[in-house]
């Protein structure tokens, strides 16, 4: 730097250095000397991931473990733990992230609707996670 899948009208900000940008980019329309961008402190939101709690399913492929049964034995059966795998879920911020103006600010593109001002959907891009090469 490119792949793939989910999500994206909810939520959440003060200090201190700094000193003119910023809202990916283009066009609007915004924010910003009552202080942008960056950094550091602190504080917070939120439930992608891991982890915790339910409940169900599997517990097999050469390799888990405990009980009970029958059985000479090789082994068998049946239940539990543990484990995987899938739903929900919060009494969750422990750990990896992510975020704390405006729907991703809106809008290009295509599709319908329309009282020609707009509205609705869906794409394209982009952001965040998870995974994979």
């Nucleotide at each position: 730097c490119g792949c793939u899948c989910a999500u994206c009208c909810a939520g959440a900000g003060g200090g201190g250095c700094a000193g003119a940008g910023g809202g990916a980019a283009c066009g609007g329309c915004c924010c910003g000397a009552u202080g942008a961008a960056g950094c550091c402190c602190c504080g917070g939101c939120a439930a992608c991931c891991g982890g915790c709690g339910u409940c169900a399913g599997c517990c097999u492929g050469u390799c888990a473990u405990c009980u009970c049964g029958a059985u000479u034995c090789c082994g068998c059966g049946a239940g539990g733990u543990a484990g995987c795998u899938g739903a929900c879920g919060a009494a969750c911020a422990c750990g990896g992230u992510g975020c704390c103006a405006a729907u991703u600010c809106c809008g290009g593109c295509c599709c319908g609707c329309g009282c020609c001002a707009g509205c609705g959907g869906g794409a394209c891009a982009g952001a965040u996670g998870a995974g994979g090469a």